[in-house]
Molecule: c-di-GMP-I-GGC riboswitch aptamer
RNA sequence: UCUGAAAAAGGCAAACCCCGAGGAAUCGGGGGACGCAAAGCCACGGAUCCUCGGAGGCGAAAGCUUCACGGAUAGCCGGGUUACCAAAU
Numbered sequence: 001u002c003u004g005a006a007a008a009a010g011g012c013a014a015a016c017c018c019c020g021a022g023g024a025a026u027c028g029g030g031g032g033a034c035g036c037a038a039a040g041c042c043a044c045g046g047a048u049c050c051u052c053g054g055a056g057g058c059g060a061a062a063g064c065u066u067c068a069c070g071g072a073u074a075g076c077c078g079g080g081u082u083a084c085c086a087a088a089u
Base pairs, nucleotide, nucleotide: 001088003086004085011036012035016031017030018029019028020027021026034075040081041080042079044078045077046076047073048072049071050070051068053069054067055066056065057064058063
């Protein structure tokens, strides 16, 4: 520098259960392992999800609806960035 076949020092932890936060998506802690070579970190592009609040539309009202302003997912894909072990050069 490149790769992740095998191995290994080790690492992380889906579903589900308990406790907690949130309006929700979802998140934190404990248990638990489906998997993961960045399943470390960053919402930059796309995607998906949420709808308390915001903006718009319809409506006499109740209400309905759109956007994605806002929020979530890094274990959806791409991108950025840092790093362990091992093979090859």